[in-house]
RNA sequence: GCGGUCGUAGCCCAAGGGUAAGGUAGCGGCGUGCCAAGUCGCUGAUGCCGGUUCGAUUCCGGCCGGCCGCA
Numbered sequence: 001g002c003g004g005u006c007g008u009a010g011c012c013c014a015a016g017g018g019u020a021a022g023g024u025a026g027c028g029g030c031g032u033g034c035c036a037a038g039u040c041g042c043u044g045a046u047g048c049c050g051g052u053u054c055g056a057u058u059c060c061g062g063c064c065g066g067c068c069g070c071a
Base pairs, nucleotide, nucleotide: 001070002069003068004067005066006065007064010024011023012022018054026042027041028040029039030038047063048062049061050060051059
């Protein structure tokens, strides 16, 4: 330099073009003699800039970053 792939919450990880799911962590309740386990609830996320579309996490282009391959 070229090609491929990935980028979603503190961390891990889903999502046919239509309200972004779950786990863990965090906070609160229940629970306990007090904790813990368990259980119920709450908070928090789409890398950036454009394009297509009534509507984009999703499709297209560019950029940035990680990984793999080729040279």